Molecule: transfer RNA
Organism: Pseudomonadota bacterium
């Protein structure tokens, strides 16, 4: 240099055009003599960056950056 996959709250992931969700974690409440578990609620994300298309982009197209793999 060539090919493929990926980048989304603190962690791991879903979401394939129409206001961004799940599990764990965190905070508060409830329960308990107390802790854990359970239950309820809450905070936390300009969806890697910049352009393009489109009424509308995490999603489609182009370029760039980073990570993983294959080939050499």
């Nucleotide at each position: 240099c060539g090919c493929g996959g990926g980048g989304u709250g603190g962690a791991c992931c879903a979401g394939u055009a129409g206001u961004a969700g799940g599990u764990c974690g965190c905070c508060a409440g409830u329960c308990u003599c107390a802790u854990a578990a359970g239950c309820u609620g809450g905070a936390g994300g300009u969806c890697c960056u910049g352009g393009g298309u489109g009424c509308a982009a995490u999603u489609c197209c182009c370029a760039g950056c980073c990570c993983c793999g294959c080939a050499a």